[in-house]
RNA sequence: UGCCGAGUCCCCGGGUGGUUCCGGGGAACGGGGGACCCACGUUGUUUGGGGCUAACCGCCCGGCCUGAUGGCCGAGCGGGGCGCCGGCUCUUUCCGCGCCAGCCCGUCAGCUAACCCCGUAGGCCGACGAAAGAG
Repeated sequence: UGCCGAGUCCCCGGGUGGUUCCGGGGAACGGGGGACCCACGUUGUUUGGGGCUAACCGCCCGGCCUGAUGGCCGAGCGGGGCGCCGGCUCUUUCCGCGCCAGCCCGUCAGCUAACCCCGUAGGCCGACGAAAGAG
RNA backbone atom coordinates (compact mmCIF):
# COMPACT_ATOMS: atom_id res chain seq x y z
C1' U A 1 0.00 0.00 0.00
C1' G A 2 -3.20 -3.92 0.03
C1' C A 3 -5.87 -8.91 1.60
C1' C A 4 -9.32 -12.67 4.42
C1' G A 5 -13.41 -11.63 7.76
C1' A A 6 -19.94 -9.21 10.00
C1' G A 7 -16.09 -7.30 12.82
C1' U A 8 -17.09 -0.33 11.17
C1' C A 9 -18.70 4.83 12.19
C1' C A 10 -20.50 8.76 15.48
C1' C A 11 -21.68 11.09 20.35
C1' C A 12 -21.16 11.75 25.94
C1' G A 13 -18.40 10.93 30.48
C1' G A 14 -13.98 9.06 33.04
C1' G A 15 -8.71 7.62 32.98
C1' U A 16 -3.60 8.09 30.78
C1' G A 17 2.68 10.96 29.22
C1' G A 18 0.09 8.66 25.02
C1' U A 19 -3.03 4.72 23.00
C1' U A 20 -6.03 0.25 19.99
C1' C A 21 -7.96 1.92 28.08
C1' C A 22 -12.95 1.87 30.93
C1' G A 23 -18.33 2.95 31.13
C1' G A 24 -22.80 4.60 28.60
C1' G A 25 -25.78 5.86 24.16
C1' G A 26 -26.86 5.73 18.83
C1' A A 27 -26.21 4.11 13.73
C1' A A 28 -24.54 0.32 10.50
C1' C A 29 -23.17 -4.63 9.43
C1' G A 30 -23.48 -9.88 11.06
C1' G A 31 -25.53 -14.18 13.85
C1' G A 32 -29.04 -16.99 17.07
C1' G A 33 -33.78 -17.97 19.52
C1' G A 34 -38.96 -17.42 18.59
C1' A A 35 -46.38 -18.31 16.25
C1' C A 36 -50.38 -19.28 12.82
C1' C A 37 -49.65 -21.70 8.03
C1' C A 38 -46.41 -25.17 5.88
C1' A A 39 -42.94 -29.15 6.66
C1' C A 40 -41.42 -33.50 9.50
C1' G A 41 -45.02 -38.81 10.94
C1' U A 42 -44.07 -44.34 13.09
C1' U A 43 -39.79 -41.86 12.32
C1' G A 44 -36.44 -39.77 15.81
C1' U A 45 -34.62 -39.73 20.92
C1' U A 46 -25.65 -41.96 22.74
C1' U A 47 -24.90 -44.28 16.57
C1' G A 48 -27.46 -37.98 20.84
C1' G A 49 -29.02 -33.42 18.66
C1' G A 50 -27.86 -28.38 17.23
C1' G A 51 -25.08 -23.51 16.01
C1' C A 52 -20.98 -20.12 13.78
C1' U A 53 -17.92 -20.73 9.34
C1' A A 54 -16.30 -21.59 2.40
C1' A A 55 -14.50 -25.26 5.62
C1' C A 56 -19.06 -30.31 2.93
C1' C A 57 -20.58 -35.27 0.42
C1' G A 58 -19.19 -39.97 -1.60
C1' C A 59 -15.75 -44.09 -2.97
C1' C A 60 -11.51 -46.78 -1.54
C1' C A 61 -6.77 -48.56 1.00
C1' G A 62 -3.82 -49.07 5.69
C1' G A 63 -3.74 -48.60 11.06
C1' C A 64 -6.17 -47.79 15.93
C1' C A 65 -10.72 -47.82 19.31
C1' U A 66 -15.75 -50.48 20.05
C1' G A 67 -19.80 -56.08 21.79
C1' A A 68 -21.76 -53.71 17.53
C1' U A 69 -23.47 -49.54 14.96
C1' G A 70 -19.94 -46.40 14.34
C1' G A 71 -15.71 -43.18 15.40
C1' C A 72 -10.42 -41.38 14.94
C1' C A 73 -5.65 -40.89 12.18
C1' G A 74 -3.08 -41.19 7.52
C1' A A 75 -2.77 -41.75 1.91
C1' G A 76 -5.39 -41.52 -2.75
C1' C A 77 -9.81 -40.57 -6.26
C1' G A 78 -14.45 -38.13 -7.64
C1' G A 79 -18.19 -34.38 -6.84
C1' G A 80 -19.04 -29.76 -4.47
C1' G A 81 -17.78 -25.02 -1.79
C1' C A 82 -14.44 -20.55 -0.68
C1' G A 83 -10.40 -16.75 -1.50
C1' C A 84 -6.65 -14.09 -4.50
C1' C A 85 -5.10 -13.12 -9.54
C1' G A 86 -4.85 -5.88 -7.37
C1' G A 87 -3.43 -0.62 -7.72
C1' C A 88 -10.78 3.75 -8.75
C1' U A 89 -15.06 0.27 -7.73
C1' C A 90 -18.36 -3.72 -9.06
C1' U A 91 -20.16 -8.12 -12.08
C1' U A 92 -18.81 -12.27 -15.39
C1' U A 93 -15.29 -15.67 -18.07
C1' C A 94 -10.45 -17.94 -18.97
C1' C A 95 -5.46 -18.87 -16.93
C1' G A 96 -2.58 -19.46 -12.61
C1' C A 97 -2.03 -19.93 -7.15
C1' G A 98 -4.06 -21.18 -2.36
C1' C A 99 -7.92 -23.07 1.43
C1' C A 100 -11.90 -26.90 2.90
C1' A A 101 -9.65 -25.58 9.39
C1' G A 102 -11.16 -24.24 14.10
C1' C A 103 -14.64 -23.10 17.86
C1' C A 104 -19.36 -23.11 20.60
C1' C A 105 -24.30 -24.83 23.02
C1' G A 106 -25.16 -28.75 26.63
C1' U A 107 -29.69 -33.39 26.09
C1' C A 108 -32.32 -28.79 23.66
C1' A A 109 -33.96 -25.54 19.18
C1' G A 110 -37.57 -27.29 11.42
C1' C A 111 -39.65 -22.82 8.96
C1' U A 112 -41.36 -18.58 11.54
C1' A A 113 -44.57 -12.19 12.00
C1' A A 114 -44.36 -9.63 16.54
C1' C A 115 -40.83 -10.03 20.17
C1' C A 116 -36.14 -11.51 22.70
C1' C A 117 -30.75 -12.37 22.83
C1' C A 118 -25.59 -12.07 21.08
C1' G A 119 -20.97 -10.19 18.16
C1' U A 120 -18.25 -5.83 16.16
C1' A A 121 -12.78 -10.09 16.74
C1' G A 122 -8.66 -12.29 15.01
C1' G A 123 -5.10 -13.19 11.23
C1' C A 124 -1.98 -12.11 6.80
C1' C A 125 0.74 -10.68 1.73
C1' G A 126 4.73 -8.55 -1.45
C1' A A 127 5.13 -5.69 -6.49
C1' C A 128 2.75 -11.20 -10.70
C1' G A 129 -1.78 -12.59 -16.00
C1' A A 130 -5.69 -12.19 -20.37
C1' A A 131 -10.65 -10.50 -21.78
C1' A A 132 -16.02 -8.41 -21.69
C1' G A 133 -19.57 -5.08 -19.52
C1' A A 134 -21.35 -1.24 -16.14
C1' G A 135 -20.46 2.92 -12.95

Predicted 3D model of a 135-nucleotide RNA (c-di-AMP riboswitch aptamer (ydaO/yuaA leader)) from a soil metagenome. The RNAcentral record of the sequence draws on MGnify.